[in-house]
Molecule: Lysine riboswitch aptamer
Organism: Mangrovibacillus cuniculi
C1' cells in the first nucleotide's frame, strides 16, 4: 500500500424506536348487580359437575354502577435491527374440572422492513382516536456512478443536479489475517 471477514470499539439519520411512573380524558350511564313486569326451559365451544317453575333464557323499566386494552400530556429509563410483521417449536397462564380451539406471555430459530409522513383498502378496537398490514406518492439520510461549480498538484474534499442500491448497510478508529 491493497484484499478478507454480518470480527471489536465509538458514532450518524429525526416529527426516530421501544418500555417504565404519574395525571386527567374517553371507554360509559355500557357490562354487571337487586328490584318489578312479561316470557317459559333451559343458557355457555363440546362433555361432567353446580344453577335453574323457590324461574333458566331474552325484552322492558327503575336503583346502584364499574374495568380492561388503546390514545394524549408530564417526568424517565434504554438505544439506533432501535423496532415490528408473519411463520415454526417450546414452556407458563387464565375459567369448577377435562377436552378442543382461541387468547396473553416468555424464549429460540427462519423471512422481510433503512426512517418517518401523506393517501386508499383490509384488519383490531366503543370510537371518525390510535395500531397492524399492503399499494402508491412524494420527503429525508447513506453509499455507487455521472454531470456542472469552487477548492486544490493529484487520487481527494465541498455544494447542486439526475440515475441506482440498501441497515448483514454506512462513517472513523485500532487490531488480525492474506498478497506485493
Nucleotide at each position: 500500500c491493497g484484499g478478507u471477514g454480518g470480527g471489536g470499539u465509538a458514532g450518524a439519520g429525526g416529527a426516530g424506536c421501544a418500555g417504565a411512573u404519574c395525571g386527567a380524558a374517553a371507554g360509559a350511564g355500557u357490562a354487571a348487580a337487586a328490584c318489578g313486569u312479561g316470557u317459559g326451559a333451559g343458557g355457555a365451544u363440546g362433555a361432567c359437575a353446580a344453577c335453574u317453575g323457590u324461574g333458566a333464557u331474552c325484552a322492558c323499566g327503575u336503583u346502584u354502577a364499574a374495568a380492561a386494552g388503546g390514545a394524549c400530556g408530564a417526568u424517565u429509563u434504554g438505544c439506533c435491527g432501535a423496532a415490528g410483521u408473519a411463520g415454526u417449536a417450546a414452556a407458563a397462564g387464565g375459567a369448577g374440572u377435562c377436552a378442543c380451539g382461541a387468547c396473553u406471555u416468555u424464549u429460540a430459530c427462519u423471512a422481510c422492513u433503512g426512517g418517518g409522513g401523506u393517501u386508499g383498502c383490509c384488519u383490531u378496537a366503543a370510537a371518525u382516536a390510535a395500531g397492524g398490514g399492503u399499494a402508491a406518492c412524494a420527503c429525508u439520510g447513506u453509499c455507487a456512478u455521472u454531470a456542472u461549480a469552487g477548492g486544490g498538484a493529484a487520487u481527494c474534499c465541498u455544494a447542486u443536479a439526475a440515475u441506482g442500491g440498501g441497515g448483514a448497510g454506512c462513517u472513523a478508529c485500532a487490531g488480525a489475517u492474506c498478497g506485493a